[in-house]
RNA sequence: GCCCUGGUAGCUCAGUCGGUAGAGCACAUGGCUGUUAACCAUGGGGUCACAGGUUCAAGUCCUGUCCAGGGCG
Numbered sequence: 001g002c003c004c005u006g007g008u009a010g011c012u013c014a015g016u017c018g019g020u021a022g023a024g025c026a027c028a029u030g031g032c033u034g035u036u037a038a039c040c041a042u043g044g045g046g047u048c049a050c051a052g053g054u055u056c057a058a059g060u061c062c063u064g065u066c067c068a069g070g071g072c073g
Stems, first nucleotide, its partner, number of pairs: 001072007010025004019056001027043005049065005
């Protein structure tokens, strides 16, 4: 230098053919309990790496950039 895969909640990850962003764990509050843990209920939390483009509509498609991992030279 070129190619491939990935970047989504605090963490690990889903997200179909483009159509209102989700789960588990964690966290907060309440219940239960002599107390804690466990369990049950409810809730908060997202510029979808960044910047543009296409579209009525983009996490998803296109272009560039950044970061991580891998391959070739």